About this RNA:
The RNA shown here (FMN riboswitch aptamer (RFN element)) has 111 nucleotides and comes from a pig gut metagenome. The RNAcentral record of the sequence draws on MGnify.
[in-house]
RNA sequence: GUCUUUGAGGCAGGGUGCAAGUCCCUACCGGCGGUAUAGCCCGCGAGCCUUUAUUUAGGCAUGAUACGGUGAAAAUCCGUAGCCGACAGUACAGUCUGGAUGAGAAAAGAC
Repeated sequence: GUCUUUGAGGCAGGGUGCAAGUCCCUACCGGCGGUAUAGCCCGCGAGCCUUUAUUUAGGCAUGAUACGGUGAAAAUCCGUAGCCGACAGUACAGUCUGGAUGAGAAAAGAC
C1' cells in the first nucleotide's frame, strides 16, 4: 500500500393519568486511541441544515467530577458522594421505534 473480518450497552419495581419503557420515585448502561487500568483528563467517532449533476464547499451541534486513601507515579485503582448522554416519532425518551442489513473512530488478520 491492497484486501478481508470485527467494530455500543441499558426501564426491573412503584406512583399519576384515558394514554407514559417519555412525567415523578427508583432501576439500569458506558464506543475507539493516549496516559497507572478513565462515560465525566487529552484527542477521535456517531447527528442536522445549506450548496453542488456528482465530487465538493460552508454553517450549527459536539455532554458530564469532586473529596479522601494507597503509591515513585492514578481527576484512571480503592472508598464516598455526584454528574452526563445527537436527530426524527410518540404523553416530554441516554434505555422504545426509526434513518440504520447504514456510517464509523479504530482493532485483528492475509498478501
Model confidence (mean pLDDT): 78 of 100.